Notes
Predicted 3D model of a 354-nucleotide part of an RNA (large-subunit ribosomal RNA, domain IV) from a Gammaproteobacteria bacterium. The organism belongs to Gammaproteobacteria, within Bacteria. Its Rfam family is "Bacterial large subunit ribosomal RNA". Its family is annotated with structural constituent of ribosome and ribosome in the Gene Ontology.

[in-house]
Context: one part of a larger RNA
RNA sequence: CCUUGGUGAAGGAACUAGGCAAAAUGGCACCGUAACUUCGGGAGAAGGUGUGCCUCCGGCCGUGAUGGGACUUGCUCCCUGAGCGGCUGUAGGCUGCAGUGACCAGGUGGCCGCGACUGUUUAUCAAAAACACAGCACUCUGCAAACUCGCAAGAGGAAGUAUAGGGUGUGACGCCUGCCCGGUGCCGGAAGGUUAAUUGAUGGGGUCAGCCCUCGGGCGAAGCUCCGGAUCGAAGCCCCGGUGAACGGCGGCCGUAUAUUUGACGGUCCUAAGGUAGCGAAAUUCCUUGUCGGGUAAGUUCCGACCCGUACGAAUGGCGUAACGAAGGCCACGCUGUCUCCACCAGGGACUCA
Numbered sequence: 001c002c003u004u005g006g007u008g009a010a011g012g013a014a015c016u017a018g019g020c021a022a023a024a025u026g027g028c029a030c031c032g033u034a035a036c037u038u039c040g041g042g043a044g045a046a047g048g049u050g051u052g053c054c055u056c057c058g059g060c061c062g063u064g065a066u067g068g069g070a071c072u073u074g075c076u077c078c079c080u081g082a083g084c085g086g087c088u089g090u091a092g093g094c095u096g097c098a099g100u101g102a103c104c105a106g107g108u109g110g111c112c113g114c115g116a117c118u119g120u121u122u123a124u125c126a127a128a129a130a131c132a133c134a135g136c137a138c139u140c141u142g143c144a145a146a147c148u149c150g151c152a153a154g155a156g157g158a159a160g161u162a163u164a165g166g167g168u169g170u171g172a173c174g175c176c177u178g179c180c181c182g183g184u185g186c187c188g189g190a191a192g193g194u195u196a197a198u199u200g201a202u203g204g205g206g207u208c209a210g211c212c213c214u215c216g217g218g219c220g221a222a223g224c225u226c227c228g229g230a231u232c233g234a235a236g237c238c239c240c241g242g243u244g245a246a247c248g249g250c251g252g253c254c255g256u257a258u259a260u261u262u263g264a265c266g267g268u269c270c271u272a273a274g275g276u277a278g279c280g281a282a283a284u285u286c287c288u289u290g291u292c293g294g295g296u297a298a299g300u301u302c303c304g305a306c307c308c309g310u311a312c313g314a315a316u317g318g319c320g321u322a323a324c325g326a327a328g329g330c331c332a333c334g335c336u337g338u339c340u341c342c343a344c345c346a347g348g349g350a351c352u353c354a
Base pairs, nucleotide, nucleotide: 001349002348003347004346005345006344007343008342010340011339014338019335027051028050029049030048031047036041038172052094053093054092055091057089058088059087060086061085062084063083067079068078069077070076071074095099107333108332109331110330111329112328114325115324119131120130135170136169137168138167139166140165141164147156148155149154173320174319175318176317178250179249180248183247184246185243186242187241188240189239192238193237194236202228203227204226205225206224207223210219211218212217251269252268253267254266255265278312279309290306291305292304293303294302
């Protein structure tokens, strides 16, 4: 020096990203116990007192010796209650530094953000605010269900039947959940437009029996064949409606009040509609360590407010919320070698020698 333990003057978190680590608390009994609350809780809240041994006396429980009584004379019943055992109480005394004497054995309180909760997760760097969750809502599904697996047979769903089953979102509970259907999706509609296979009206080309001819050629029926294609024609799309706890979206400029500032008010442009309640420098705020208040001697964090929200906002839920959390931020008490600032002791290593 490394490691595992122990002790420490004065101070007591000044350490540090952070009280990490350590210290402290600790069992049992009794007293006592706040805000808040979903009345269950919070709560072992907090904070106190006692705790060993001996003696006397008492209480309760168990057992039931002995003695007595009764008669129906029995393995009977009743009364008595010694001794022993257990639990427990008052008083007095003894003793150590110390009596849950060792081991074992909660530190506590306050404010806030997040998630309701118990649970689940990255086997092997993340346990969380992530996932799940009861609850809520939308939607599909009438049973040979929807949906899923399989080429199929078939199977799951389900030996269930809409108080059931599948999918999606949200995430206890409380108070609530505003406006927009123009786009996209979904649902409904079927008049019109468009439209596939199909149908093949009709037109054109090739070929040539025949006809004409100035012998170069021209016309050309039927058939065969090639091309174009009228007409018929469902769903879909166009179209017409509905629908937001469907995907989503939720404005700008200018002016205006008898100090100033501000702008209840007015004008104008645009939009499908212009963000309601609630919350707000927030797990969201760039400017920003915003400003004010609180806490500190001193506070980029924290708490309370303000609102100028770059770029909160209502089931991609909004705002609250008791309880809960090996989770996050801040503060306080207790406690300490975390520190000022290190010292010593012990065990095991390292190291030296054998």